[in-house]
Context: one part of a larger RNA
RNA sequence: AGCGUGUGGGGGAUGUCUUGGCGCCAAGAGGCGAUGAAGGGCGUGGCAGACUGCGAAAAGCCUGGUGGAGCUGUCAAACGAGCGUUGAUACCAGGAUCCCUGAAUAAUUGCAUACUGAAUACAUAGGUAUGCAAAGCGAACCCAGCGAACUGAAACAUCUCAGUAGCUGGAGGAGGAGAAAGAAAACUCGAUUCCGUCAGUAGCGGCGAGCGAAAGCGGAACAGCCCAAACCGACCGGUAUAUCCGGCCGGGGUAGUAGGGUCUCAAGUGGAGUGAACAAACUUGUUGCGAGCGGAAGGAACUGGGAAGUUCCGCCGUAGAGGGUGAUAGUCCCGUAUGCGUAAGUGACGAGUCUCUGUUGAGGUACCUGAGUACAUCCUGUCACGUGGAAACAGGAUGGAAUCUGCGGGGUCCAUCCCGCAAGGCUAAAUACUCCUUGGCGACCGAUAGUGAAGAGUAGCGCGAGCGAAAGAUGAGAAGAACCCCGGGAGGGGAGGAAAGUGAACCUGAAACCACACGCUU
Numbered sequence: 001a002g003c004g005u006g007u008g009g010g011g012g013a014u015g016u017c018u019u020g021g022c023g024c025c026a027a028g029a030g031g032c033g034a035u036g037a038a039g040g041g042c043g044u045g046g047c048a049g050a051c052u053g054c055g056a057a058a059a060g061c062c063u064g065g066u067g068g069a070g071c072u073g074u075c076a077a078a079c080g081a082g083c084g085u086u087g088a089u090a091c092c093a094g095g096a097u098c099c100c101u102g103a104a105u106a107a108u109u110g111c112a113u114a115c116u117g118a119a120u121a122c123a124u125a126g127g128u129a130u131g132c133a134a135a136g137c138g139a140a141c142c143c144a145g146c147g148a149a150c151u152g153a154a155a156c157a158u159c160u161c162a163g164u165a166g167c168u169g170g171a172g173g174a175g176g177a178g179a180a181a182g183a184a185a186a187c188u189c190g191a192u193u194c195c196g197u198c199a200g201u202a203g204c205g206g207c208g209a210g211c212g213a214a215a216g217c218g219g220a221a222c223a224g225c226c227c228a229a230a231c232c233g234a235c236c237g238g239u240a241u242a243u244c245c246g247g248c249c250g251g252g253g254u255a256g257u258a259g260g261g262u263c264u265c266a267a268g269u270g271g272a273g274u275g276a277a278c279a280a281a282c283u284u285g286u287u288g289c290g291a292g293c294g295g296a297a298g299g300a301a302c303u304g305g306g307a308a309g310u311u312c313c314g315c316c317g318u319a320g321a322g323g324g325u326g327a328u329a330g331u332c333c334c335g336u337a338u339g340c341g342u343a344a345g346u347g348a349c350g351a352g353u354c355u356c357u358g359u360u361g362a363g364g365u366a367c368c369u370g371a372g373u374a375c376a377u378c379c380u381g382u383c384a385c386g387u388g389g390a391a392a393c394a395g396g397a398u399g400g401a402a403u404c405u406g407c408g409g410g411g412u413c414c415a416u417c418c419c420g421c422a423a424g425g426c427u428a429a430a431u432a433c434u435c436c437u438u439g440g441c442g443a444c445c446g447a448u449a450g451u452g453a454a455g456a457g458u459a460g461c462g463c464g465a466g467c468g469a470a471a472g473a474u475g476a477g478a479a480g481a482a483c484c485c486c487g488g489g490a491g492g493g494g495a496g497g498a499a500a501g502u503g504a505a506c507c508u509g510a511a512a513c514c515a516c517a518c519g520c521u522u
Stems, first nucleotide, its partner, number of pairs: 001521009015507001016473002020445002022442007029434002031137002039101003042055003046079001049075003061095006070083003108134009141172001142170005152159001156206001182189002193220005203211002224426003227370001231251003235247004256404001258369003261365006269358005281353009292340003298313005314331002316320001322334003375399008385411001406421005460467002480506001483494004
C1' cells in the first nucleotide's frame, strides 16, 4: 500500500406513516357592488413577532336559539389579571359597529318630470332643480365585434393551422336558437335545442395537404304566443272648417286548406291560468336546508413499558362503516344502524279564494296583411361548398317591384307540379360550465410523488412586466437528562430516569466516502 472481516463515523436512500393534494359522482348555489364590492393599507391583545379574527364599539358588542362545565384563537409554554350553573367559552341565525383606501364619486353619464330660456317672432339649442338608474369586480361556460403566426402541405404563394390563440363589448344562471316565405318528393313531415346514427358517406380541394355536411331514422325534452295594418271610438293639433289630414290612447286583429276587416242571415255555451313568454293579486297547508338530541353490548388470567394480542367464559347486533385510545377493540371513547328535533333565516311543492278569456256555419264585398323592402347587376362574406353550372343566407355600391288573379322556395335556368307566406317581436325544458357549499367514492399520489405550495405565491431574484424555491416523522407520555468530572467552548464521560442502539443534527438508517482493530498478501 492492496484485499477481506468487524466496529464506528458520515450520509439520508429505503420501508412504514399522513396533516396535503388529485380525480369522479350526487345535490345545492350560481353572483358581489354608490346601503361603497372584490382586493389592499394601517390598526386592534396585560406582556404581542407572525398567522387567524375583528375595526377607534377593533381575537370583539346586542338579541333569539342550541349546548352544559369549563373558558380567555394558533405557533406556544409560563406569568399576570379575570370570566362561568344568575349558564360562560363554543355552535347557528338576525342585528349594531365597520379607520384609510379601492369603481372611489362633493365627480361623470343616461332617462323622466318641472321651471327657465339665445342668435330669432313662435320655437329649438342651452341652463337650473328634483327623482330614478348606470359604473367596478368575478373561475369556467355563452353570444357578438376585431382577428394572427409558428405549423402542415416533407420548399411555398391558393389552401392549412383557424374563425383557433389573443384583444374588445355584452348577458345569464345558463346563453344562443325557436313556432316555417322550413324540410322534402310519399298514402309526406310539422318550432328550436342536445345526443346517437346517417358517415369519414355525398361533396369540397395547388382534386395536393387536407376539409367535410344534410335530410331521414332512433332518443332526451316538449309550448306556444304577442304586435303592425284594415275597421270603430274618445281626446289633442293642423288647416281649405270636411264624410279631410296628422298625433296619441282604447277596442279590433294575427293567418296559408289563406286569414282578418266590413255587410247580411242563422246557431251556441265552454275553457284556461299565474311569478317562467302568452295579464295579474291574496290566503293557507305540507316538506327540505339551516345549530343539534337519544343511540345496544365484557370481564378475567398470561406476556409486555403499555393489551386492543393470546387463552378462558360471556353479551349486543336495523349498529361487525370508519377513526381514536401506550401493539391488532362490534361490546373503552367519538361514532355507526336507526329514531327524533327548530325561534330566526331560506328553498321547493300543493290547495283555495280569485282573475282572465274564447268560439261556429252560409253568402256578399275586395278594405288590410310589415318598402328604399324583395329582386337585379357589380364587389365581398357565411354556408362542408376555394367562382365553380353555384342555388340559399348576410353585407357594401347602383338601380328598384308586386299586393292574394299576389309573393318566396324546391342547388344555374325554364315549364309543370309541390311546399311555404319575408321585409316586427317574445318564449320554459332537454344543452354547456364550476370560483364556491354539502355529502359520498377511488385497482389515484404518498414528501425528488401528489397542486408551484403537507401552506407559499412565502423566502429569494428582477428597475419592471414577472420569475419563484427548499423545508414532514423524538417518545405512549417531555418523563426533554437534576447532580458530578474533563474541556475555553463544542462535545464527551458518569449518574439518574427510561422500552434510550427513541437524546432533541432525535422512526427506520442503504450506498459512496473516512477512521480504527484484526487477518492475509507484497
A computed fold for a 522-nucleotide part of an RNA from a Planctomycetota bacterium, annotated as large-subunit ribosomal RNA, domain I.
Its Rfam family is "Bacterial large subunit ribosomal RNA".
Its mean pLDDT, the model's own confidence on a scale to 100, is 81.
The source organism's lineage runs through Bacteria, Pseudomonadati and Planctomycetota.